A computed fold for a 77-nucleotide RNA from an Alphaproteobacteria bacterium, annotated as Fluoride riboswitch aptamer (crcB RNA motif). NCBI's taxonomy places the organism under Bacteria, Pseudomonadati, Pseudomonadota, Alphaproteobacteria.
[in-house]
RNA sequence: GUUUGCGCAGGGGAUGGGGUUCCCCUUUAACCGCCGGUUGGCCCGAAAGCCAGAAGGCUGAUGACUCCCACCGCAAA
Repeated sequence: GUUUGCGCAGGGGAUGGGGUUCCCCUUUAACCGCCGGUUGGCCCGAAAGCCAGAAGGCUGAUGACUCCCACCGCAAA
């Protein structure tokens, strides 16, 4: 390093941590937001359509509830 088996578990749900809970995955995995649509491909006489998707832009710290921290807005001291 590779293969097989056993044991123990572990991981994920677009931004951090804790608790509760739900769902999903078992490493060939679960998961990896939205707007935008340069460009490329498929198809076509062309158009249209379909797939991938750049530049640029936007929202949210949850899968859900809750607490803390960070950030933002308003008000008060």